[in-house]
RNA sequence: GGCUGGGUAGCUCAGCUGGUUAGAGCACGGCACUCAUAAUGCCGGGGUCGCGGGUUCGAGUCCCGCCCCAGCUACCA
Numbered sequence: 001g002g003c004u005g006g007g008u009a010g011c012u013c014a015g016c017u018g019g020u021u022a023g024a025g026c027a028c029g030g031c032a033c034u035c036a037u038a039a040u041g042c043c044g045g046g047g048u049c050g051c052g053g054g055u056u057c058g059a060g061u062c063c064c065g066c067c068c069c070a071g072c073u074a075c076c077a
Stems, first nucleotide, its partner, number of pairs: 001073007010026004019057001028044005050066005
């Protein structure tokens, strides 16, 4: 350099054939429970969906360019 997969909450990840409110677990905060803690239950906060552009009535999802991560591969030494 080429190819493939990936980038969505603090972390690990879902997200269907593009469809109107973007989710789960853990973590965090509050409450309940307890002598207290853990565990458990309930509630809550937290998102430029990597960046920019395009298509569309509508984009996390499709298209183009770029950046980053992982794997494979080629070349040089």

Transfer RNA from a Gemmatimonadota bacterium, 77 nucleotides, folded computationally. The prediction has a mean pLDDT of 82. It matches the Rfam family "tRNA". About the family: Transfer RNA (tRNA) molecules are approximately 80 nucleotides in length.